[in-house]
RNA sequence: GCCGGUGUGGCUCAAUGGUAGAGCAGCUGAAUCGUAAUCAGCAGGUUGGGGGUUCAAGUCCCUUCACCGGCU
Numbered sequence: 001g002c003c004g005g006u007g008u009g010g011c012u013c014a015a016u017g018g019u020a021g022a023g024c025a026g027c028u029g030a031a032u033c034g035u036a037a038u039c040a041g042c043a044g045g046u047u048g049g050g051g052g053u054u055c056a057a058g059u060c061c062c063u064u065c066a067c068c069g070g071c072u
Base pairs, nucleotide, nucleotide: 001071002070003069004068005067006066007065010024011023012022013021018055026042027041028040029039030038048064049063050062051061052060
């Protein structure tokens, strides 16, 4: 230099173009003599950045950044 893959709450991962969710972690409460486990609830996201298509984009297109792999 060329080609491909990945990027989504603190972490690990989902999501057919149609309300962005789950588990763990966190907080509050219940329960317990008490702790843990358990149960209920709450909070936490500019879906890496920018632009485009569309009534509607995490998803499609372009560009760019970071990381990983392959080729030279």
Description:
Predicted 3D model of a 72-nucleotide RNA (transfer RNA) from Candidatus Psychracetigena formicireducens. It matches the Rfam family "tRNA". Rfam classes the family as a transfer RNA. Its mean pLDDT, the model's own confidence on a scale to 100, is 83.